[in-house]
Context: one part of a larger RNA
């Protein structure tokens, strides 16, 4: 000097910013992804005599749900960080090229009849598609023994759109490999068998012991392997003249991980925080046969601790998702609430006012000092109260915030000072009380009868909405 602080005393107001550093314990509630009738049957209300029209509903189906938002447990590694590489992939977007024949069988809702405490679910019919499968064809695409062989599409509304397929190039995002760099410990010195490398296959969107066979015996280490022990890494923060040192909270980028370990399916993309299956601990419902769950989302409980907040409000903005749109969802995110946790502003009056008033304290008793301090006049009204207008953030329309900022007025010093230290370092000194007792104390030392070092007091010194301890860093 500095902090995500805590602690003791204190305590107006405002603007920005921060806010489980510990139990990656345990979680009662609610809420964080949902959407599309312009893809599809149906089906339930409503007006209607219908035709049809509106509004909605579970379902089949489409696209998101690999984003956003949390944590930092595991990693000492190509994880990050920084340069480079080849052997890939890429939903929506965007450019261009060429298509969007012709058929076919299901199912879910429904209906009917079961099971079962529930979760759930079984037969049997019946039906749609932009769900599914056949055949057609191929500008180009794959394969190739160059002879051939493979391989598409979805259609919906009302007249222009908005899909639908192949194919090539874009952009964007990622996988993957390397060089350098990136802790401690030799009271760890030797590791290693898919280990090293090779052919052959296999697998992947692709390189490769990645996997497998078979062959060779190789790889790695005193420039520190292996083995322990710490830790997400960086932009950057602290700090300091720099070098360096420490550190990685809030923003950003990267990674990891989502009870706990395993594995896979879908998909362009996940081995997937609010998906499945398995397993294993725990809780919770049972009719004991059997289910249900995962807050390291945003609130919030108990628990742990010196310690860290509201079970709020808006989707007005920015942004995402779907949707042709109106629009819907959105605890991202914008806003408020809490907390002197931090920086920054302000104020708590201001100008005259000597008999230097009264009390305090000291006093050599004269007096000194507190002290222009206060009383008093005379003025202001910053913040507060009250009364009155009242934004901008939105661009046609939509403002949560919020009657908020702000502006004007009115009454009136009124609503607002503490803490700590005064032996020397180190800025401030006497009184009294105590009597090596109580106590102090960073270091040096104070205390045994005159203590400027303890406790009060007066007085004085410093910083001030704080001020001081502890703690940690340099």
């Nucleotide at each position: 000097a500095a902090c995500g602080a805590a602690c003791g005393c204190u305590g107006g107001c405002g603007g920005c910013a921060g806010g489980c550093u510990u139990a990656a314990c345990a979680c009662a509630u609610g809420c964080a992804a949902g959407u599309c009738g312009a893809a599809c049957g149906g089906u339930u209300g409503u007006a209607g005599c219908a035709a049809u029209a509106c509004a909605g509903c579970a379902g089949u189906g489409g696209c998101g749900c690999a984003c956003g938002g949390g944590u930092g447990a595991g990693u000492a590694a190509c994880g990050c960080g920084u340069g480079g590489g080849a052997a890939c992939g890429u939903a929506c977007c965007c450019u261009u090229c060429a298509g969007u024949u012709c058929g076919g069988g299901a199912u879910a809702a429904c209906a009917g009849c079961g099971g079962g405490a529930a979760a759930c679910u079984g037969c049997u019919g019946c039906u749609a598609a932009u769900a599914c499968c056949g055949a057609a064809u191929a500008u180009u695409c794959c394969c190739c023994c160059c002879g051939g062989g493979g391989a598409a599409a979805a259609g919906a509304u009302u007249u222009a759109u908005c899909g639908c397929u192949g194919a090539a190039g874009g952009a964007u995002c990622g996988g993957c490999c390397c060089g350098c760099g990136u802790g401690a410990g030799a009271u760890u010195a030797g590791g290693u068998a898919g280990u090293u490398g090779g052919u052959g296959g296999g697998g992947u969107a692709a390189u490769g012991g990645c996997c497998u066979a078979c062959c060779a015996a190789g790889c790695c280490u005193a420039c520190g392997a292996u083995c322990u022990c710490u830790a997400g890494c960086u932009g950057g923060u602290c700090u300091g003249a720099g070098a360096g040192g420490a550190u990685g909270a809030u923003c950003a980028g990267c990674c990891a991980c989502a009870c706990u370990g395993g594995a896979a399916c879908u998909g362009a993309g996940a081995c997937a925080c609010g998906g499945u299956c398995c397993a294993g601990a725990c809780u919770c419902c049972u009719a004991c046969g059997g289910g249900a769950g995962g807050c390291a989302g945003c609130a919030g409980u108990g628990g742990g601790g010196a310690a860290u907040a509201u079970u709020g409000g808006a989707c007005a903005a920015u942004g995402g998702g779907c949707g042709a749109a109106a629009g819907c969802c959105u605890g991202a995110u914008c806003c408020a609430g809490c907390c002197a946790u931090g920086c920054c502003g302000c104020g708590u009056g201001a100008a005259c006012g000597a008999u230097g008033a009264g009390g305090g304290c000291c006093u050599u008793a004269g007096g000194g000092u507190u002290g222009u301090a206060a009383a008093g006049u005379u003025c202001u009204u910053u913040u507060g109260u009250c009364a009155g207008g009242g934004a901008a953030g939105a661009u046609a329309a939509u403002g949560a915030c919020g009657g908020u900022a702000c502006c004007u007025g009115a009454a009136g010093a009124a609503u607002a000072a503490g803490c700590a230290c005064c032996g020397g370092c180190u800025a401030a000194c006497u009184u009294c009380g105590u009597g090596c007792c109580a106590g102090c104390a960073g270091c040096c030392g104070c205390g045994g009868u005159a203590a400027u070092a303890c406790g009060a007091a007066g007085g004085g010194u410093g910083c001030u909405a704080g001020c001081g301890u502890u703690g940690u860093u340099c």
Predicted 3D model of a 474-nucleotide part of an RNA (small-subunit ribosomal RNA, 5' domain) from an uncultured bacterium. The coordinates come from a structure-prediction model, not an experiment, and the mean pLDDT is 85. The full RNA is in RNAcentral, with records from ENA and SILVA. Rfam family: Bacterial small subunit ribosomal RNA. Its family is annotated with ribosome and structural constituent of ribosome in the Gene Ontology.